RNA sequence: GCGUGUAUAGCUCAAUUGGCAGAGCAGGAGAUUUCCAAUCUUCAGGUUGCAGGUUCGAUGCCUGUUACACGCU
Numbered sequence: 001g002c003g004u005g006u007a008u009a010g011c012u013c014a015a016u017u018g019g020c021a022g023a024g025c026a027g028g029a030g031a032u033u034u035c036c037a038a039u040c041u042u043c044a045g046g047u048u049g050c051a052g053g054u055u056c057g058a059u060g061c062c063u064g065u066u067a068c069a070c071g072c073u
Base pairs, nucleotide, nucleotide: 001072002071003070004069005068006067007066010025011024012023013022019056027043028042029041030040031039049065050064051063052062053061
């Protein structure tokens, strides 16, 4: 220098080839318990890496760009 892949909640990851952004753990509150742990219920938490484009509508498509991983030279 070229190519491929990944980037989504504090963490680990989904989202069925464009149509309500979700789960588990962690966190807050409550129930249970003499207390703790465990268990159960509930709540909050997101510019889907960034900037544009296409579209009625983008996490998913297109372009550029950043970071990381791998491969080639």
Molecule: transfer RNA
Organism: Candidatus Riesia sp.